């Protein structure tokens, strides 16, 4: 020096599904409960380019399951938001000077 890690501040991004049971019923839409998971309109939960947070492929493809992007494959595919300010303490590596 640079890179990472903690903290705090600001700004952005993004998901909310399967099922069961009440209610209301035309289509939905509201409560409650089970699965999975960080998160299931919820809790700054998660991601901010070093980017699998999250979208397209996808009414995909195999395997589970009461079901389901649950698990895996697609995925070194395509796209996706901050080279952001500041403090800490000293990891990891690179240079340079001194012994």
């Nucleotide at each position: 020096c640079a890179c990472a890690g903690c903290c705090g501040c600001c700004a952005g991004g993004g998901g909310u599904a399967c099922u069961c049971c009440g209610c209301a019923c035309g289509g939905u839409g509201c409560g409650g409960g089970g699965u999975u998971g960080a998160g299931a309109a919820a809790g700054u939960c998660c991601c901010u380019u070093g980017g699998a947070a999250c979208c397209u492929g996808a009414c995909c493809c195999g395997g589970u399951c009461a079901a389901c992007a649950c698990c895996g494959g697609c995925g070194u595919a395509g796209g996706g938001a901050g080279u952001g300010c500041g403090g800490c303490g000293a990891g990891u590596g690179u240079c340079g000077c001194g012994u």
A computed fold for a 99-nucleotide RNA from a Gemmatimonadaceae bacterium, annotated as TPP riboswitch aptamer (THI element). It was read from a public genome assembly, where an Rfam model found it. Its Rfam family is "TPP riboswitch aptamer (THI element)". Rfam describes the family as follows. Vitamin B(1) in its active form thiamin pyrophosphate (TPP) is an essential coenzyme that is synthesised by coupling of pyrimidine and thiazole moieties in bacteria. The previously detected thiamin-regulatory element, thi box was extended, resulting in a new, highly conserved RNA secondary structure, the THI element, which is widely distributed in eubacteria and also occurs in some archaea. Analysis of operon structures identified a large number of new candidate thiamin-regulated genes, mostly transporters, in various prokaryotic organisms. The THI element is a riboswitch that directly binds to TPP to regulate gene expression through a variety of mechanisms in archaea, bacteria and eukaryotes. through a variety of mechanisms in archaea, bacteria and eukaryotes. Tandem TPP riboswitches have been reported where both TPP riboswitches respond independently to TPP. The structure of TPP riboswitch has been reported for Escherichia coli and Arabidopsis thaliana. Gene Ontology term of the family: thiamine pyrophosphate binding. Its mean pLDDT, the model's own confidence on a scale to 100, is 76.